[in-house]
RNA sequence: GAUAGAGGCGCGGACAUUAUCAGUAGUUCCCAGAAGCGGGGCGGAAAACCCGGGAAGGAAAGGAAUGUCUGCCGAAGGGGUCUUGAUGCUUUCCGGCAUGGGGCUGCCUGGGACGUCGGAGAACAUCCGCCGUACUGCUGUAUAGGGCAUAUGCAGAGAGCUAUC
Numbered sequence: 001g002a003u004a005g006a007g008g009c010g011c012g013g014a015c016a017u018u019a020u021c022a023g024u025a026g027u028u029c030c031c032a033g034a035a036g037c038g039g040g041g042c043g044g045a046a047a048a049c050c051c052g053g054g055a056a057g058g059a060a061a062g063g064a065a066u067g068u069c070u071g072c073c074g075a076a077g078g079g080g081u082c083u084u085g086a087u088g089c090u091u092u093c094c095g096g097c098a099u100g101g102g103g104c105u106g107c108c109u110g111g112g113a114c115g116u117c118g119g120a121g122a123a124c125a126u127c128c129g130c131c132g133u134a135c136u137g138c139u140g141u142a143u144a145g146g147g148c149a150u151a152u153g154c155a156g157a158g159a160g161c162u163a164u165c
Stems, first nucleotide, its partner, number of pairs: 001165005008073001010072009027056005038051003042095006076109003079105003083102002086099004110136002113133003117129004138156007
């Protein structure tokens, strides 16, 4: 340098089904009523709509669980930067905010679990982040050991470890 592997509730993707979202949004009908100047939806201008109650019928997306298939072991997830459109916040214009896709970047993280806090979210689900706790795998090191296996303690990081050429 090349090839092949290991860690385990291991990490991603696609599809299908199901629950939730929610009896919510929006629609139709009926009753009524506030207002000439009010209030509302991110801010400003303009416009439109709405403001209380009842009935009918009534979603979707994102996120989630399960199953099947599939790609894999920096799998992957974040952060940053750049680029590009897209979506949402009633419509148009000017701003603002949020979300999402792709590329680049060896900047952070060995891995999963649990927990406080923070963010996203309808959510007590779930995801993401800092930190903490023990567990687990790898290597190094010290001690014990038929000095092998192994056990215990400490430390480190995947740019690592193991095997073969």